[in-house]
Context: one part of a larger RNA
RNA sequence: GACGAAUGCUGGCGGCGUGCCUAAUACAUGCAAGUCGAACGAACGGAGGAAGAGCUUGCUCUUCCAAAGUUAGUGGCGGACGGGUGAGUAACACGUGGGCAACCUGCCUGUAAGUUGGGGAUAACUCCGGGAAACCGGGGCUAAUACCGAAUGAUAAAGUGUGGCGCAUGCCACGCUUUUGAAAGAUGGUUUCGGCUAUCGCUUACAGAUGGGCCCGCGGUGCACUAGCUAGUUGGUAGGGUAAUGGCCUACCAAGGCAACGAUGCAUAGCCGACCUGAGAGGGUGAUCGGCCACACUGGGACUGAGACACGGCCCAGACUCCAACGGGAGGCAGCAGUAGGGAAUCUUCCGCAAUGGACGAAAGUCUGACGGAGCAACGCCGCGCGUAUGAAGAAGGUUUUCGGAUCGUAAAGCUCUGUUGUUAGAGAAGAACGUUGGUAGGAGUGGAAAAUCUACCAAGUGACGGUAACUAACCAGAAAGGGACGGCUAACUACGUGCCAGCAGCCGCGGUAAUACGUAGGUCCCGAGCGUUGUCC
Numbered sequence: 001g002a003c004g005a006a007u008g009c010u011g012g013c014g015g016c017g018u019g020c021c022u023a024a025u026a027c028a029u030g031c032a033a034g035u036c037g038a039a040c041g042a043a044c045g046g047a048g049g050a051a052g053a054g055c056u057u058g059c060u061c062u063u064c065c066a067a068a069g070u071u072a073g074u075g076g077c078g079g080a081c082g083g084g085u086g087a088g089u090a091a092c093a094c095g096u097g098g099g100c101a102a103c104c105u106g107c108c109u110g111u112a113a114g115u116u117g118g119g120g121a122u123a124a125c126u127c128c129g130g131g132a133a134a135c136c137g138g139g140g141c142u143a144a145u146a147c148c149g150a151a152u153g154a155u156a157a158a159g160u161g162u163g164g165c166g167c168a169u170g171c172c173a174c175g176c177u178u179u180u181g182a183a184a185g186a187u188g189g190u191u192u193c194g195g196c197u198a199u200c201g202c203u204u205a206c207a208g209a210u211g212g213g214c215c216c217g218c219g220g221u222g223c224a225c226u227a228g229c230u231a232g233u234u235g236g237u238a239g240g241g242u243a244a245u246g247g248c249c250u251a252c253c254a255a256g257g258c259a260a261c262g263a264u265g266c267a268u269a270g271c272c273g274a275c276c277u278g279a280g281a282g283g284g285u286g287a288u289c290g291g292c293c294a295c296a297c298u299g300g301g302a303c304u305g306a307g308a309c310a311c312g313g314c315c316c317a318g319a320c321u322c323c324a325a326c327g328g329g330a331g332g333c334a335g336c337a338g339u340a341g342g343g344a345a346u347c348u349u350c351c352g353c354a355a356u357g358g359a360c361g362a363a364a365g366u367c368u369g370a371c372g373g374a375g376c377a378a379c380g381c382c383g384c385g386c387g388u389a390u391g392a393a394g395a396a397g398g399u400u401u402u403c404g405g406a407u408c409g410u411a412a413a414g415c416u417c418u419g420u421u422g423u424u425a426g427a428g429a430a431g432a433a434c435g436u437u438g439g440u441a442g443g444a445g446u447g448g449a450a451a452a453u454c455u456a457c458c459a460a461g462u463g464a465c466g467g468u469a470a471c472u473a474a475c476c477a478g479a480a481a482g483g484g485a486c487g488g489c490u491a492a493c494u495a496c497g498u499g500c501c502a503g504c505a506g507c508c509g510c511g512g513u514a515a516u517a518c519g520u521a522g523g524u525c526c527c528g529a530g531c532g533u534u535g536u537c538c
Base pairs, nucleotide, nucleotide: 001537002536003535005534006533007532008531009530012384013383014382015381016380017379018377019376020342025340026339027338029337030336031335034077035076036075039074040073042071043070044069048065049064050063051062052061053060054059055058084295085294086293094219095218096217097216098215099214100213103212104211108208109207110206111205112204113203114202115201116150118148119147125140126139127138128137129136130135156179157178158177159176160175161174162173163172164171165170185200186199187198188197189196190195221267222266223265228258229257230256233255234254235253236252237251238250239249240248270292271291272290273289274285275284276283277282297318298317299316300315301314320331321330322329323328348374350373351372352371356370357368358367359366360365387417390414397408398407399406400405422475423474424473425472426471431465436460437459438458439457440456441455442454482527483526484525485524486523487508488507489506493522494521495520496519497518503510504509
């Protein structure tokens, strides 16, 4: 000097940050991932309309049709992002520089082409049955952008030819042959009811972008009181597997491979940008913020999917907790709050989706403990305040004294001014831009035509924070100073008490009767809403 600090005494305000370093211990409760009715059937709903009946002639009842709206289920997309933690990991985990002629990539962008024609189911629903529950079984009905064939289509795959190129296994372009192989509609407009058309989707191929996978060189740790380690081990051939290379796996063959330039083992540890310190070189650290990795009660496994071997998905085993009718079931805060425990020690079971960002949706919008805010804590940094001017009778009082005085001390009182902050009242933001709705105008373009779409302008409308910030007015010096030290290092001294006692102390050392070193008082010095102490690092 620094700190994610703790602790003692003290404590006025504001801004910006930061806040379980220990038990990756166990968790009550609530919330943290949904969304789409413009994919689908069904159910509810019932504005309104039609018909009939009754009479009280404008109401009631019955039947039928039915817009908006709601949603349990099927289906689609998203739950692989965002958020948490640092247990494991000494490793291609990370950093840095290269490589893939050995790879994948949903949504997005561009280019080219297409979207034909059929089929069989199933949930919901209903009936029956089982179970304490979780839930399960059977019969029947039905739809789709769910599922399955068929047709068409190659720039896909395999083989091959020619040409060009490369450091190599080879790559690129063009041609030929063979093989495999697609699709789905919805909403709006219009219609001569056949269709046509716009938008959003869907299919195929190529390319891009983004994200990822794999390989290699180099770099960053302690112990040699760890010296030998290794059998899929090291290499080859063939095959399997993967998006892809590879002992990644398998069979066979060979006997290799690593190591004092530290293998192997043990211990410790997430890595980095950075942060602290230092003149630098170094040393230490890896909280907050950002990048990467790993993990999600412990261990194992795969499924789905563009992507996971998946924190709030599934299966199995284990420990633990809970329910039970004892047959069987349910659960996973290292998400946000919060609880217990541990500890020297670390916060609210708050408000809002207004902004930014994300998921879904054509959109309105819904969801979002991400995020934006507020709350708590002097935990840190920064800023402000606790007054200002004047005031000598140098007051009273305290301390001291050589008894003359000296000092606290312009300090106080008194008087003047101001009102930061405070209190009260008034008025009151920026953060809001969109999107949306309505109107007007224009452009481009499809089409037989129109709507939708695009642009500009006008209007309407949207704030959790919050009646907050900043501002204005009024009022009163009224509410707002402490902590440590004073022998030397080290700025600051006297008196009394004590008498090697009581005590102090970072080091040297003080104390045994005149202690500037102990205790108290006065004074002084340093810092100041803080000041000391302890711990850790340079």